Context: one part of a larger RNA
Molecule: large-subunit ribosomal RNA, domain I
Organism: Acetobacter aceti
RNA sequence: GGCGUUCGGUGGAUGCCUUGGCACUGGAAGGCGAUGAAGGACGUGGCACGCUGCGAAAAGCCACGGGGAGCCGCGAGUAGGCUUUGAUCCGUGGAUAUCCGAAUGGGGCAACCCCCUCGCAAGAGGAUCCUGCGCUGAAUACAUAGGUGCAGGAGGCAAACCCGGGGAACUGAAACAUCUCAGUACCUGGAGGAAAAGACAUCAAUUGAGAUUCCGCUAGUAGUGGCGAGCGAACGCGGAACAGGCCAGUGGCCAUGAGAAGACAAGCAGAAUGCUCUGGAAAGUGCAGCCAUAGUGGGUGAUAGCCCCUUAUGCGUAAUGCUUCUUAUGGUCCUUGAGUAGGGCGGGGCACGUGAAACCCUGUCUGAACAUGGGGGGACCACCCUCCAAGCCUAAAUACUCUCUAGUGACCGAUAGUGAACAAGUACCGUGAGGGAAAGGUGAAAAGCACCCCGACGAGGGGAGUGAAAGAGACCUGAAACCGGACGCCU
Numbered sequence: 001g002g003c004g005u006u007c008g009g010u011g012g013a014u015g016c017c018u019u020g021g022c023a024c025u026g027g028a029a030g031g032c033g034a035u036g037a038a039g040g041a042c043g044u045g046g047c048a049c050g051c052u053g054c055g056a057a058a059a060g061c062c063a064c065g066g067g068g069a070g071c072c073g074c075g076a077g078u079a080g081g082c083u084u085u086g087a088u089c090c091g092u093g094g095a096u097a098u099c100c101g102a103a104u105g106g107g108g109c110a111a112c113c114c115c116c117u118c119g120c121a122a123g124a125g126g127a128u129c130c131u132g133c134g135c136u137g138a139a140u141a142c143a144u145a146g147g148u149g150c151a152g153g154a155g156g157c158a159a160a161c162c163c164g165g166g167g168a169a170c171u172g173a174a175a176c177a178u179c180u181c182a183g184u185a186c187c188u189g190g191a192g193g194a195a196a197a198g199a200c201a202u203c204a205a206u207u208g209a210g211a212u213u214c215c216g217c218u219a220g221u222a223g224u225g226g227c228g229a230g231c232g233a234a235c236g237c238g239g240a241a242c243a244g245g246c247c248a249g250u251g252g253c254c255a256u257g258a259g260a261a262g263a264c265a266a267g268c269a270g271a272a273u274g275c276u277c278u279g280g281a282a283a284g285u286g287c288a289g290c291c292a293u294a295g296u297g298g299g300u301g302a303u304a305g306c307c308c309c310u311u312a313u314g315c316g317u318a319a320u321g322c323u324u325c326u327u328a329u330g331g332u333c334c335u336u337g338a339g340u341a342g343g344g345c346g347g348g349g350c351a352c353g354u355g356a357a358a359c360c361c362u363g364u365c366u367g368a369a370c371a372u373g374g375g376g377g378g379a380c381c382a383c384c385c386u387c388c389a390a391g392c393c394u395a396a397a398u399a400c401u402c403u404c405u406a407g408u409g410a411c412c413g414a415u416a417g418u419g420a421a422c423a424a425g426u427a428c429c430g431u432g433a434g435g436g437a438a439a440g441g442u443g444a445a446a447a448g449c450a451c452c453c454c455g456a457c458g459a460g461g462g463g464a465g466u467g468a469a470a471g472a473g474a475c476c477u478g479a480a481a482c483c484g485g486a487c488g489c490c491u
Stems, first nucleotide, its partner, number of pairs: 001490009015476001016441002020412002022409007029401002031157002039100003042055003046078002050074002061094006070082003105114003115126004128154009161192001162190005172179001176226001202209002213240005223231002244393003247337001251333012267315003273288003277284001289306002291295001297309003342366008352378001373388005428435002448475001451463004
């Protein structure tokens, strides 16, 4: 030095576990905001680093309701307190609520600086825009513009869903220009719990149907298309859900008052088991019982219907607030649809790319009829059929889930599952937009090793003690790589 056996170290795989995730289902809710939001800064504890809570009244104040023995958040320490005169805690309502932020007195490099008016002070008010009302008021006589005061409203944020206004390219066409991707992504305005659409100037075809929306067919059909790539209906049928109204007198909507009904909180009651054996521990074994409108789930020193919490079931809810209905008063809305239909030119939308291109919208130029009328039936004409535009409203069936609640899973189980089971959008990186981790497990219970010895008043270790176990000691199990000790053999 090698090989073998064995004992250790290191390391953190594997097994087991789950506080966290993921995907759905039912129900609820679908908004918050000038009465100052979302989100933050800074404070706030006797001692206080982070998180949580709260706001100079600062881990809190008040009232009412619940509850019934402990409590002063995570948090274990210490000091000091509170509480059957009912605390802590839970629910409902209220008070307080610094500074920034739409931020709104002016400014500003957010959390800072500087003002004015009223008021003795405490304090209150002072942005802009829109609407209404009042006062005032030019050129310019009346007026109008403008100025000014008061009242009401708006502004900003928020996951997706919805409706408008704008609107790509990569890509595909095996290149590429029409075309496609796609009216997608993205930008922007607006609204609601849904939105939009909606009560036939619709379809159909010689029989008729009867608002809108969504789903399954019709059908990858008819069509459209450098007839390429592709795009792609309707009629009709079957389902879901159904609802029709208004325009001058009825009704809708809003506000206020009164009455009635209903739902909702914390929460309360809630059945039934003993002995034996093994064991550190019984819920396990054996024997004998019981309850069940409750054998769902969790916990308890191993696996518990009958030990605890829940569970079935029953009960409960003050005030304020909420929902629905009825009624009264007040306010408000709406007059049958002409610069319209149609036409020319240029575009766009319709599955339909200008095509034989109807139909719908309109930038521009034009421009009717008036129910004895007008539109449509895919150029156009006649006959026939059908409907009545140029006013308005309308639930449900449909879409979505930032959020709450109850549950479910041939979903994950710490390199998985969210990026995040832990001080996680943290540490850290970047001027910035932005990027973005690693990191779970002692034990049933800290009983977390008093005391002694070696050592540097260490680290670490050996005894002793606790414990079922310490080869469970900052820790479950503890694989491999890697490092070492002992023994045997070989060189």